[in-house]
Model confidence (mean pLDDT): 87 of 100. A computed fold for a 77-nucleotide RNA from a soil metagenome, annotated as c-di-GMP-I-GGC riboswitch aptamer.
RNA sequence: CGAUAAAGGCAAACCCGUCGUGAGGCGGGGACGCAAAGCCAGGAGUCUCGCAUCUGCGAGAUGGUCCAGCUGCCGAA
Numbered sequence: 001c002g003a004u005a006a007a008g009g010c011a012a013a014c015c016c017g018u019c020g021u022g023a024g025g026c027g028g029g030g031a032c033g034c035a036a037a038g039c040c041a042g043g044a045g046u047c048u049c050g051c052a053u054c055u056g057c058g059a060g061a062u063g064g065u066c067c068a069g070c071u072g073c074c075g076a077a
Stems, first nucleotide, its partner, number of pairs: 001075002009034002014029006032064001038070002042067003045062007
């Protein structure tokens, strides 16, 4: 750096169960996609709840939105 390569891996929407006020999490089914769709909530974004009310404060969610950080399989040009 990323093939119409090989071997494997992950799993969107949707459905079921379950937890949560919620965003959403987890488990099962299912595959739209993914070379970091592995980890991380530090920065930005988006979203939720509460309190404020002139746009803010607090607590959260999201790593499959981007950046930074850590780690990593295979390999042609």